[in-house]
RNA sequence: CGGGCAGUCGUGCUUUGUGUCUCUUUGAGACACGAGGUAAGGAAAGUCCGAACUCCGCAGGACGACACGCUUCCUAACGGGAAGGCGACAACGCGGGCAACCGUGAAGUCGAUGGAAAGUGCAACAGAAAGAUACCGCCUCCUUGGAGGUAAGGGUGAAAUGGUGGGGUAAGAGCCUACCAGCAGUCGGGUGACCGGCUGGCUCGGUAAACCCCGUGUGGAGCAAGAUCAAGCAGGUGCAAGGAUGCUUUGGCGUCAGGGGGCUGUCCGUCUCCCUCUUCGGAGCUUGUAUCGGGUAGAUCGCAUGAGGCCGACGGCAACGUCGGUCCUAGAUAAAUGACUGCCUCCUUCACUUGUUGAAGAAGACAGAAUUCGGCUUACAG
Numbered sequence: 001c002g003g004g005c006a007g008u009c010g011u012g013c014u015u016u017g018u019g020u021c022u023c024u025u026u027g028a029g030a031c032a033c034g035a036g037g038u039a040a041g042g043a044a045a046g047u048c049c050g051a052a053c054u055c056c057g058c059a060g061g062a063c064g065a066c067a068c069g070c071u072u073c074c075u076a077a078c079g080g081g082a083a084g085g086c087g088a089c090a091a092c093g094c095g096g097g098c099a100a101c102c103g104u105g106a107a108g109u110c111g112a113u114g115g116a117a118a119g120u121g122c123a124a125c126a127g128a129a130a131g132a133u134a135c136c137g138c139c140u141c142c143u144u145g146g147a148g149g150u151a152a153g154g155g156u157g158a159a160a161u162g163g164u165g166g167g168g169u170a171a172g173a174g175c176c177u178a179c180c181a182g183c184a185g186u187c188g189g190g191u192g193a194c195c196g197g198c199u200g201g202c203u204c205g206g207u208a209a210a211c212c213c214c215g216u217g218u219g220g221a222g223c224a225a226g227a228u229c230a231a232g233c234a235g236g237u238g239c240a241a242g243g244a245u246g247c248u249u250u251g252g253c254g255u256c257a258g259g260g261g262g263c264u265g266u267c268c269g270u271c272u273c274c275c276u277c278u279u280c281g282g283a284g285c286u287u288g289u290a291u292c293g294g295g296u297a298g299a300u301c302g303c304a305u306g307a308g309g310c311c312g313a314c315g316g317c318a319a320c321g322u323c324g325g326u327c328c329u330a331g332a333u334a335a336a337u338g339a340c341u342g343c344c345u346c347c348u349u350c351a352c353u354u355g356u357u358g359a360a361g362a363a364g365a366c367a368g369a370a371u372u373c374g375g376c377u378u379a380c381a382g
Stems, first nucleotide, its partner, number of pairs: 001382001003344007011039013041366001045377002048375005053222004060268004065218005070084005085113001086111004092105005114213002119211002121207002135154002137150006162180006181203001183200007226301004235292008243256005258274004275284003308327008346364001347361005352355001
């Protein structure tokens, strides 16, 4: 990428012509017959991320919860993309070697890639011991069993107080030394992650996809959001609150307490509401909440011009950006986007004279929009 071109008939949306009818005769709608445009993917799937958009009167602070985690860049944003760093593996090349193999460079592949020196936890068994040692062993002394030194050698283990070679030592150990790893300091390169040089001392495992720490970020719900119109009914019961005070032109204004509501996790803050009568028992009313019961569920909008597609130039390693030109490419609402025919091309099967031969085949896998877009994941013949 996942058929192409053309024709006939049919369906949805839309633009328009003619005619008829209706209304509120500006104009709108319905019907009939025509003309034009257009109509299911690269995943339309999953509903896993991010947003646009809508609503919640405003949305500040603290916490919680969740997410991300090397650097820089891209993007509306992202848990996405590009280019790098570091680490691991590594085709292949070069050098050494009889060979096994060793060294070195490296296309490419993978990485859930901040912190273990803030704390807590975990690591069975084995082993003497798993963050701290002495089982075997080695050395010295005394004498048959002890004392002292040791951590180089052996054993256990995934892992045992940096590694290898040499010196040194009673035997050993960074005790000393050469090279290497780590750490610290310093200089240079780079936007940066990091890289390289020099010096130093001698060196404090693993695990954070365990809790945690650090840094960055996040209001919530969602097109069944939401807006408008029309129609329709039936209310009942329970619970909670309706306070105090100052001023007053008697309309109201302010302060405090309590309760309710409001952004859809909690708290604070903030906004808003808090009446009438009374025989003083309460009644009515308002707001909220729980429950029982009744009615309606219809129409229109949202609804497709977009962080849009294609082409070119310039910039950039690239992702991508800027500018210019050009195009309009579904909008259904039980759900339209279909059927047939011809030619071409790919593919499959068969035959043979094995070649751009002939015949047959159902374009032949996964699979159908429903607010839209950028990603991720999954399925898929060729």
Predicted 3D model of a 382-nucleotide RNA (Bacterial RNase P class A) from a marine sediment metagenome. Its Rfam family is "Bacterial RNase P class A". By type it is a ribozyme. Rfam links the family to the GO terms ribonuclease P activity, dimeric ribonuclease P complex and tRNA processing. The sequence is in RNAcentral, with records from MGnify. Its mean pLDDT, the model's own confidence on a scale to 100, is 75.